[in-house]
RNA sequence: GCUUCCUUAGCGCAGUCGGUAGCGCGUAGGUCUCAUAAUCCUGAGGUCGCCAGUUCGAUCCUGGCAGGGAGCA
Repeated sequence: GCUUCCUUAGCGCAGUCGGUAGCGCGUAGGUCUCAUAAUCCUGAGGUCGCCAGUUCGAUCCUGGCAGGGAGCA
């Protein structure tokens, strides 16, 4: 330099052939206990990497950029 894949909550990951997003762990409160842990219940936490385009509508489609992985040279 070229090809290709990935980027979604604090961490690990789903997701929808376009209708504004969920699971596990973690975390906060409660439940329980003499107490702690475990169990169970509830909640908070996300400009879906950035900028544009298409569209009534984009996490999803298209282009560019950034970061990371793999292969080739």
This is a predicted structure of a 73-nucleotide RNA (transfer RNA) from Cladochytrium replicatum.
The source organism's lineage runs through Eukaryota, Opisthokonta, Chytridiomycetes, Cladochytriaceae and Cladochytrium.
RNAcentral holds the sequence, with entries from ENA.
Its Rfam family is "tRNA". The family's RNA type in Rfam is transfer RNA.
Its mean pLDDT, the model's own confidence on a scale to 100, is 83.